[in-house]
Molecule: c-di-GMP-I riboswitch aptamer
Organism: Desulfoplanes sp.
RNA sequence: CAUGUUGACUGCCAAACCUGUUGCGAAGCAGGGACGGAAAGCCACGGGUCUUACGAAGAACAAAGACGGCCGGGUUGCACAU
Numbered sequence: 001c002a003u004g005u006u007g008a009c010u011g012c013c014a015a016a017c018c019u020g021u022u023g024c025g026a027a028g029c030a031g032g033g034a035c036g037g038a039a040a041g042c043c044a045c046g047g048g049u050c051u052u053a054c055g056a057a058g059a060a061c062a063a064a065g066a067c068g069g070c071c072g073g074g075u076u077g078c079a080c081a082u
Stems, first nucleotide, its partner, number of pairs: 002082003006079002012037002017032006035069001041075003045072003048067005
């Protein structure tokens, strides 16, 4: 330097839930907490799911957002082995 799911060992992150807070909302942030994760590090590019307002009999369509721990993709990295 390259390859390997080989890895929860050294370490790392952190679900649900609770409290506070922001937001119309989906949801985000902080603290507690630990379901799990070989990138559960980062990025809304594609798909998908969700939210909002109006119109509308209803559905569909369109717009603006949210989700990276929904999937794909891009990129960087730890241990071990070759």